[in-house]
RNA sequence: AGAGUUGACUAGGCAGUCGCGCUUUCAAUAGAUAGAAAGUGAGGAAAGUCCGGGCUUCACAGAGCAGAGUGCCAGGUAACGCCUGGGGAACGCGAGUUCACGGCUAGUGCCACAGAAAAUAAACCGCCAAUUUCGCGUCAAUUGCGAAAGGUAAGGGUGAAAUGGUGCGGUAAGAGCGCACCGCGCCGUUGGUAACAGCGGUGGCAGGGUAAACCCCACUCGAAGCAAGACCAAAUAGGAAAACAUGCAGCUUCGGUUGCGUCGCACGGCUCGUGUGAGUUUUCGGGUAGGUUGCUUGAGGUGUGCGGCGACGCACAUCCUAGAUGAAUGGCUGCUCACGACAGAACCCGGCUUAUCGGUCAACUCUCAAC
Repeated sequence: AGAGUUGACUAGGCAGUCGCGCUUUCAAUAGAUAGAAAGUGAGGAAAGUCCGGGCUUCACAGAGCAGAGUGCCAGGUAACGCCUGGGGAACGCGAGUUCACGGCUAGUGCCACAGAAAAUAAACCGCCAAUUUCGCGUCAAUUGCGAAAGGUAAGGGUGAAAUGGUGCGGUAAGAGCGCACCGCGCCGUUGGUAACAGCGGUGGCAGGGUAAACCCCACUCGAAGCAAGACCAAAUAGGAAAACAUGCAGCUUCGGUUGCGUCGCACGGCUCGUGUGAGUUUUCGGGUAGGUUGCUUGAGGUGUGCGGCGACGCACAUCCUAGAUGAAUGGCUGCUCACGACAGAACCCGGCUUAUCGGUCAACUCUCAAC
């Protein structure tokens, strides 16, 4: 100097002028409207609605089956499918990145085409005169040539994948047939909380792959949602029809109460069970849909110290930073600049994913050159 990797911050600024929302005060009132002052007023993703919760209601809140989600180990967190650290695998020269990472010896499936053969394994091209038979040839011959029987899976071919790999020996030619190393199984041992990694011994020891295939295993899981829910006001027609049920026994102060049974409703689907109601369900028709609240003080932000590899936790101090409701932060002018992309809250929070113009800072890796 160039090319990269990882992390963090920022997201135009300044001035003038006019105009908006909320809170508090002036400022008190029956209330409303209007005025003035002060403070404050969209994001790193507000997006997607993909996860997890807070909160509200069902509701007093269970069991089983089915269903769904997650899937290496240890931690963090309110919790998670998130984050941190570690292990393994793959990729990269490297800094680093990614992982849908439990089990194929519980079982059932699938592996097209090609190929001899993809499991009831098997011989396409090849190799083989050690064994048997036939023929040729030869003075003779067991040498030599050819064929058949037979042996073989080391070489070649097909394929994503061919029944452990490499090397040496051995054999007629070969083969874990034998040996060495690797791999695999079993046993022991070392380090580590663990996932795992290493060491030693022993055995010639065999068909593989696939579970984002069905399945098995471990753990977790109520539902609906701020259009939840609560309060106030107003209006109409406490309208019409149909089905089921209102049972039995005991006690009784005759109001009622207890037990059993029937029917309905609620509890994500089904069963049991629990609670609740004597009324429930269905169809037709009519009225209202306005206001207040929920609504922003939080698993909150910032600073300092301590603990931890880290995510994060603890203590102290300090701050209050949108609450609209057909929907507020805008218009104009001037200067400047990095010339501004993706893009606007609607109950709130923690994540993930997607989109994206630039600017700044820090650490690390590789290459080149000079000293």
Molecule: Bacterial RNase P class A
Organism: Chromatium weissei